[in-house]
Molecule: transfer RNA
Organism: Candidatus Saccharimonadota bacterium
RNA sequence: GGGGUGUUAGCUCAGCUGAUAGAGCGCUGCAUUCGCAUUGCAGAGGUCAGGAGUUUGAAUCUCCUACACUCCA
Repeated sequence: GGGGUGUUAGCUCAGCUGAUAGAGCGCUGCAUUCGCAUUGCAGAGGUCAGGAGUUUGAAUCUCCUACACUCCA
């Protein structure tokens, strides 16, 4: 220098090539308990890596950039 894969909640990851952003764990509150743990219920938490484009509509399609892993040279 070129190719491929990945980047989504604090962590680990889903999200059928376009139509509501989700799960588990963690966190907060309540119930349960003498108290803790467990369990149940409720809740908070997201610029979907950044920017631009296409579209009525983009996490999803296209382009550029950044970072990580990997292959070739």